This is a predicted structure of a 74-nucleotide RNA (transfer RNA) from a Nanobdellota archaeon.
The organism belongs to Nanobdellota, within Archaea.
Its mean pLDDT, the model's own confidence on a scale to 100, is 81.
It matches the Rfam family "tRNA". The family's RNA type in Rfam is transfer RNA. Its family is annotated with triplet codon-amino acid adaptor activity in the Gene Ontology.
It was read from a public genome assembly.

[in-house]
RNA sequence: GGGCCGGUAGCUUAGCUUGGUAGAGCACUUGACUUUUAAUCAAGUGGUCGAGGGUUCAAAUCCCUUCCGGCCCG
Numbered sequence: 001g002g003g004c005c006g007g008u009a010g011c012u013u014a015g016c017u018u019g020g021u022a023g024a025g026c027a028c029u030u031g032a033c034u035u036u037u038a039a040u041c042a043a044g045u046g047g048u049c050g051a052g053g054g055u056u057c058a059a060a061u062c063c064c065u066u067c068c069g070g071c072c073c074g
Stems, first nucleotide, its partner, number of pairs: 001073007010026004020057001028044005050066005
């Protein structure tokens, strides 16, 4: 230098193919239960979807550029 994969909640990640309300588990908060804790159950908080631009009525999703990490080639 070239190619491929990945980046989404505090953590691990689904969703991208086929554009249409951003989800799950764990964690955290509150409540129930319990003599108390744990466990269990219920509810809730938390997201510039790595960044910028473009297309579109509408972009995590499509297009371009770019940053970071991993792998391969030279």